Overview: The prediction has a mean pLDDT of 83. Predicted 3D model of a 74-nucleotide RNA (transfer RNA) from Geovibrio thiophilus. Rfam family: tRNA. The family's RNA type in Rfam is transfer RNA. Gene Ontology term of the family: triplet codon-amino acid adaptor activity. Lineage of the source: Bacteria > Deferribacteres > Deferribacterales > Geovibrionaceae > Geovibrio. The RNAcentral record of the sequence draws on ENA and Rfam.
[in-house]
RNA sequence: GCCCUCGUAGCUCAGGAGGAUAGAGCGAUUGAUUCCUAAUCAAUAGGCCACAUGUUCGAGUCAUGUCGAGGGCA
Numbered sequence: 001g002c003c004c005u006c007g008u009a010g011c012u013c014a015g016g017a018g019g020a021u022a023g024a025g026c027g028a029u030u031g032a033u034u035c036c037u038a039a040u041c042a043a044u045a046g047g048c049c050a051c052a053u054g055u056u057c058g059a060g061u062c063a064u065g066u067c068g069a070g071g072g073c074a
Base pairs, nucleotide, nucleotide: 001073002072003071004070005069006068007067010026011025012024013023019057028044029043030042031041032040050066051065052064053063054062
C1' cells in the first nucleotide's frame, strides 16, 4: 500500500431479507425474604446502534467516506 471481518447498555452478544416503543444474559440500584450476609423472587434505571454524508415515505439494517479493533497478502 491493497483486501476481508467487526464497532449496538458498565461487560459479553442477538437483531444484518428496511416498517410503529431497540432486546437478552451478566452486572448496578431499590424492594421482598433473612437476626445479618449469600442465594432466590419482583421492580427500576441505563443505548438516540463509532462518526459524518447520502438513498428512501421510512435506516441499527443499504451506499460512500473517516476513525478505531482484529486478520490476510505484498